[in-house]
RNA sequence: UUUUCAGACCUGUGCAACGGUACUGUGAGACAUCGGGUCAGGAUGGGAACAUAGCAGCCCACCUUGCAGUAUCGGGUGCCGCAGUCUUCUGGGAAGGG
Repeated sequence: UUUUCAGACCUGUGCAACGGUACUGUGAGACAUCGGGUCAGGAUGGGAACAUAGCAGCCCACCUUGCAGUAUCGGGUGCCGCAGUCUUCUGGGAAGGG
């Protein structure tokens, strides 16, 4: 100097964890009014049967929040895996020259 192998660096990619968002399931909290349903009592109409509107209560929905799962996004996360590498560095082997 050439060649080869390995590692590091670099690039890409996969996976995991973390964070944000959304959805589903489940639990809890809040809820005077404004949403929906059912509307005791009472009110109104009626001779009556019934009908009408509808307070309270209850339920659902809405809001907040915990847990689990799924999807998506993110990166100076990761003693992680794989691939590539014009180039840079480190180590080993071989060959040639001075």
Predicted 3D model of a 98-nucleotide RNA (Bacterial small signal recognition particle RNA) from Sulfurovum sp. The coordinates come from a structure-prediction model, not an experiment, and the mean pLDDT is 76. The sequence was found by an Rfam model in a public genome assembly. Rfam family: Bacterial small signal recognition particle RNA. Rfam describes the family as follows. The signal recognition particle (SRP) is a universally conserved ribonucleoprotein involved in the co-translational targeting of proteins to membranes.